[in-house]
RNA sequence: GCCGCGCUAGCUCAGUGGUAGAGCAAUGGUUUUGUAAACCAUAGGUCCGCAGUUCGAUCCUGUGGCGCGGCACCA
Numbered sequence: 001g002c003c004g005c006g007c008u009a010g011c012u013c014a015g016u017g018g019u020a021g022a023g024c025a026a027u028g029g030u031u032u033u034g035u036a037a038a039c040c041a042u043a044g045g046u047c048c049g050c051a052g053u054u055c056g057a058u059c060c061u062g063u064g065g066c067g068c069g070g071c072a073c074c075a
Base pairs, nucleotide, nucleotide: 001071002070003069004068005067006066007065010024011023012022013021018055026042027041028040029039030038048064049063050062051061052060
């Protein structure tokens, strides 16, 4: 330098055009002498940035950033 993949809740990941979910974690409650476990509930996100397409973008297109992998070049 070129190519590919990824970026969504604190963490791990779904969701692939109609303003977003799960598990774990957190908080509260029930239960218990108490703790853990179990069960119930609650909270938590400008979906990496910018621009474009569209009535409408997490999703499609362009570009930039970050991470991972592969190839090439130099020495």